[in-house]
RNA sequence: UUUCUAUCGAGAGCAGGCUGAGGGACCUGGCCCAAAGAAGCCUCGGCAACCACCAGACAUGGAAGUCUGAAAGGUGCCAAAUCCAGCAGAACGGUGAGUUCUGGCAGAUAAGCG
Numbered sequence: 001u002u003u004c005u006a007u008c009g010a011g012a013g014c015a016g017g018c019u020g021a022g023g024g025a026c027c028u029g030g031c032c033c034a035a036a037g038a039a040g041c042c043u044c045g046g047c048a049a050c051c052a053c054c055a056g057a058c059a060u061g062g063a064a065g066u067c068u069g070a071a072a073g074g075u076g077c078c079a080a081a082u083c084c085a086g087c088a089g090a091a092c093g094g095u096g097a098g099u100u101c102u103g104g105c106a107g108a109u110a111a112g113c114g
Stems, first nucleotide, its partner, number of pairs: 001114001003112001005110004013044001015043004022033003027086004045078003050074002054069005082106001087103006
């Protein structure tokens, strides 16, 4: 980097240091965060349970497997729904503005394949 599968309305920092103006992926439109210090890097802390390990239960001829728990390993994450919308369909609404729902697109993370 390609592709496949799963998940994405839950959870977790008013911490310390360096630094100094942007940031919320990209584009458009909103709406927010930010000198009472953005983003980034380092340290410490925390969350979660995808993978590995471990414990228990179920299942089996035995395994693979399924569920529950735990969490010291590998990742990940720690404002707001992935901040919201954009495309398609449906319902409501007055044929409007708009609201809600479903799907899609895009993206993020994990695991696997090449």
Record summary
The RNA shown here (SAM riboswitch aptamer (S box leader)) has 114 nucleotides. The sequence was found by an Rfam model in a public genome assembly. The model forms 97% of the base pairs in the Rfam consensus.